[in-house]
Context: one part of a larger RNA
Molecule: large-subunit ribosomal RNA, domain IV
Organism: metagenome
RNA sequence: CUAUGCUGAAGGAACUCGACAAAAUGAUCCCGUAACUUCGGAAGAAGGGAUACCGGGUGCCUUAAGGUAUUCGGUGGCACAGAAGCGGAUGCGGCGACUGUUUAUUAAAAACACAGGACUCUGCUAAAUUGAAAGAUGAUGUAUAGGGUCUGACACCUGCCCGGUGCUGGUAGAUGAAAAAGAAGAAUAUUUAAUGUUUGGACUACAAGUCCCAGUAAACGGCAGCCAUAAAUAUAAUGGUUCUAAGGUAGCGAAAUUCCUUGUCGGGUAAAUUCCGACCUGCAUGAAUGGUGUAACGACUGUGUCAUUGUCUCCAGCAUAGCCUCA
Numbered sequence: 001c002u003a004u005g006c007u008g009a010a011g012g013a014a015c016u017c018g019a020c021a022a023a024a025u026g027a028u029c030c031c032g033u034a035a036c037u038u039c040g041g042a043a044g045a046a047g048g049g050a051u052a053c054c055g056g057g058u059g060c061c062u063u064a065a066g067g068u069a070u071u072c073g074g075u076g077g078c079a080c081a082g083a084a085g086c087g088g089a090u091g092c093g094g095c096g097a098c099u100g101u102u103u104a105u106u107a108a109a110a111a112c113a114c115a116g117g118a119c120u121c122u123g124c125u126a127a128a129u130u131g132a133a134a135g136a137u138g139a140u141g142u143a144u145a146g147g148g149u150c151u152g153a154c155a156c157c158u159g160c161c162c163g164g165u166g167c168u169g170g171u172a173g174a175u176g177a178a179a180a181a182g183a184a185g186a187a188u189a190u191u192u193a194a195u196g197u198u199u200g201g202a203c204u205a206c207a208a209g210u211c212c213c214a215g216u217a218a219a220c221g222g223c224a225g226c227c228a229u230a231a232a233u234a235u236a237a238u239g240g241u242u243c244u245a246a247g248g249u250a251g252c253g254a255a256a257u258u259c260c261u262u263g264u265c266g267g268g269u270a271a272a273u274u275c276c277g278a279c280c281u282g283c284a285u286g287a288a289u290g291g292u293g294u295a296a297c298g299a300c301u302g303u304g305u306c307a308u309u310g311u312c313u314c315c316a317g318c319a320u321a322g323c324c325u326c327a
Base pairs, nucleotide, nucleotide: 001322002321003320004319005318006317007316008315010313011312014311019308027051028050029049030048031047036041038153052075053074054073055072056071057070058069059068060067061066076080088306089305090304091303092302093301094300095298096297100112101111116151117150118149119148120147121146122145128137129136130135154293155292156291157290159223160222161221164220165219166216167215168214169213170212173211174210175209180204185199186198187197188196189195224242225241226240227239228238251285252282263279264278265277266276267275
């Protein structure tokens, strides 16, 4: 010096991306226990006290031994849950309701799942899946069933747009494949004609689909601009105009979304690019690609406070093992 342990004056997070690590808490009994809440919880909330041993009495259970509760007196120690084992606590946010699942070997999460919600397909030889097929699964099920897709407890809600794409329905007209059909014309046989043979391919009628007409957004998706205007100023309830399928409703909002930005104001600090509460000028929020809340829960994530400490000011000593040097 390295590793693993132990101890430390005064201070106590000043360390650091971050209290990482360590320390502290810890058992049993008694007292006591807030906001909030889905009334179950939160809760071991928080916070406080007692605890060894010896002798005696009393109550209850018990055949007894014993157990349990309570009370009086006494004894010793620095220390009585005398070692070990054995929760640190709390405030305010974000996300996900929850228990669960996951990258075997760098990710355990806010990702997946979930109960609940919705749409859609499917009438049974079901749809769907698998298999050239037979067949099998679905299911020895039958729409309170089964498949697919999205959302994700619960509470309050879920606005407008069907022009585009998709899906569903419609069928007058347009288009329209093969097959059908077979005109004009051409070639050829006979001396010519009739006729025969070969060829040619027009007209005609026609399926689905497409065009077309409707419906449908918890289908894919989308949800504007400019100008003017009120008796201080500012702002614009209001008016004008252009475009659109329709112009973003309720909510929320510098947000896991805000570029400018350390926005501005308030709180917390002596001092705060973080945090919390507001504002709204939303570069580029927004309603099952769900919106906004939310008790409980979380080895999740942000940020305070108390306790505690060698994390630090600032290092020191001890123990064990190793590296190194010498013998």